[in-house]
The RNA shown here (transfer RNA) has 72 nucleotides and comes from an Anaerolineae bacterium. The coordinates come from a structure-prediction model, not an experiment, and the mean pLDDT is 82.
RNA sequence: GGGUCUGUAGCUCAACGGCAGAGCACUCGGCUCAUAACCGAAGGGUUCAAGGUUCGAAUCCUUGCAGACCCA
Numbered sequence: 001g002g003g004u005c006u007g008u009a010g011c012u013c014a015a016c017g018g019c020a021g022a023g024c025a026c027u028c029g030g031c032u033c034a035u036a037a038c039c040g041a042a043g044g045g046u047u048c049a050a051g052g053u054u055c056g057a058a059u060c061c062u063u064g065c066a067g068a069c070c071c072a
Base pairs, nucleotide, nucleotide: 001071002070003069004068005067006066007065010024011023012022013021018055027041028040029039030038048064049063050062051061052060
């Protein structure tokens, strides 16, 4: 330098172009003499950035940024 893939909650990951979710963690409550485990509830998001297409974009297109891998 060229190519492919990835980027979404604190972490690991989902999400036909049409309400952004799950598990774990954290917080609160229940249970217990107490803790853990277990059960329940609540909170937590500028979907990497900037544009474009569209009635509507996490999703499609372009460019950039970061990371992984391959080629040179």